[in-house]
RNA sequence: GUGGCCGUAACUCAAUGGCAGAGUUCCGGAUUUGUAAUCCGGCAGUUGAGGGUUCGAGUCCCUCCGGCCACC
Numbered sequence: 001g002u003g004g005c006c007g008u009a010a011c012u013c014a015a016u017g018g019c020a021g022a023g024u025u026c027c028g029g030a031u032u033u034g035u036a037a038u039c040c041g042g043c044a045g046u047u048g049a050g051g052g053u054u055c056g057a058g059u060c061c062c063u064c065c066g067g068c069c070a071c072c
Stems, first nucleotide, its partner, number of pairs: 001071007010024004018055001026042005048064005
């Protein structure tokens, strides 16, 4: 340089073009002499950035940024 895959909560991952969710972490409570485990509740998001299509975009299209793989 060329091609492909990926980017969503602090972390690991979901989400037929139609309300952005789960588990873990964290916080509070229950339980315990206390801790862990368990149970209940809660916080946490400019869906990498910008633009386009659409009534409607995490999802489709374009450009850019970052990571990984292959080829040169």
Source information:
Predicted 3D model of a 72-nucleotide RNA (transfer RNA) from a soil metagenome. The coordinates come from a structure-prediction model, not an experiment, and the mean pLDDT is 82. Rfam family: tRNA. Rfam links the family to the GO term triplet codon-amino acid adaptor activity.